[in-house]
Context: one part of a larger RNA
RNA sequence: CUCUCUCUAAGGAACUCGGCAAAAUAGCCCCGCAACUUCGGGAGAAGGGGCGCCUUCUCGCAGAAGAGGUCGCAGUGACCAGGCCCAGGCGACUGUUUAACACAAACACAGGUCUCCGCGAAGGCGCGAGCCGACGUAUGGGGGCUGACACCUGCCCAGUGCCGGAAGGUUAAGGGGAGGGCUGCAGGGCCCGAACCGAAGCCCCGGUAAACGGCGGCCGUAACUAUAACGGUCCUAAGGUAGCGAAAUUCCUUGUCGGGUAAGUUCCGACCCGCACGAAAGGCGUAACGAUCUGGGCACUGUCUCGGAGAGAGACUCG
Numbered sequence: 001c002u003c004u005c006u007c008u009a010a011g012g013a014a015c016u017c018g019g020c021a022a023a024a025u026a027g028c029c030c031c032g033c034a035a036c037u038u039c040g041g042g043a044g045a046a047g048g049g050g051c052g053c054c055u056u057c058u059c060g061c062a063g064a065a066g067a068g069g070u071c072g073c074a075g076u077g078a079c080c081a082g083g084c085c086c087a088g089g090c091g092a093c094u095g096u097u098u099a100a101c102a103c104a105a106a107c108a109c110a111g112g113u114c115u116c117c118g119c120g121a122a123g124g125c126g127c128g129a130g131c132c133g134a135c136g137u138a139u140g141g142g143g144g145c146u147g148a149c150a151c152c153u154g155c156c157c158a159g160u161g162c163c164g165g166a167a168g169g170u171u172a173a174g175g176g177g178a179g180g181g182c183u184g185c186a187g188g189g190c191c192c193g194a195a196c197c198g199a200a201g202c203c204c205c206g207g208u209a210a211a212c213g214g215c216g217g218c219c220g221u222a223a224c225u226a227u228a229a230c231g232g233u234c235c236u237a238a239g240g241u242a243g244c245g246a247a248a249u250u251c252c253u254u255g256u257c258g259g260g261u262a263a264g265u266u267c268c269g270a271c272c273c274g275c276a277c278g279a280a281a282g283g284c285g286u287a288a289c290g291a292u293c294u295g296g297g298c299a300c301u302g303u304c305u306c307g308g309a310g311a312g313a314g315a316c317u318c319g
Stems, first nucleotide, its partner, number of pairs: 001314008010305002014303001019300001027051005036041001038148001052070005071075001083298007090290002095107002111146007123132003149285001151283002154215003159212002161208005168203003174197002179192005216234005243277001244274001255271005
């Protein structure tokens, strides 16, 4: 010096990306226990107190309390043995996952919704026989999206898709044969071939967005200024409703204001100029839950100021 441990004056996160690590908390009984809440919960919330041994009418078993006394620094005397609180993001939750760098806000999930399927079902596997679906039958089965619950889920069907449409247009094989060609002495044979009749599809006409998707620009205007409820104009299939908003989304940006700190690119609450939120690729809330992420606080500490001492194992020397 390295590793694994023990202790450490004063201070107590000043360490650091970050309290990482360590310390602290810890058992049982009693008291007590907030916001919020889906009334279950939150709860072991938080925060306090007690705990050994001896004596305490009689008998057996078991447990507890009171009273009195007594010893130590210390009575869950060793071991074992929750740290807690506040606020926010995400995901409702328990679950699942990248065997060997990721355990999560990803996947799944009950619930919601759309769609297909009438049974030899749809769908899937197989060249096939056949099998799964299912010894099921629409309260069933397949597929897509969303993801508890509460409140909700706006406008656009022009494009694409899907669904519907006894008309019309186009259209293959085929039918049809006007007309024509070659050939034979001839009966005839061979061949080309217009009109017209011919499906699905496409065109066409409608519907449909919890189908794929989309959801504007410029100019002016109020008796301070500023702003613009209001007006004009261009374009569109329609021009983003509610709610939310510098956000897991904000470039400018450490936006501005407020809070917290002595001091805060983070955090919380607001504002709205949303570069480039927005409603089932769901929007916004939400108790409970989380080895999740972010900010703050109490307790506690060798993380640190800043080191020191000690134990064991290495390192070094000999063998």
A computed fold for a 319-nucleotide part of an RNA from Selaginella bryopteris, annotated as large-subunit ribosomal RNA, domain IV. The coordinates come from a structure-prediction model, not an experiment, and the mean pLDDT is 90. NCBI's taxonomy places the organism under Eukaryota, Viridiplantae, Streptophyta, Selaginellales, Selaginella.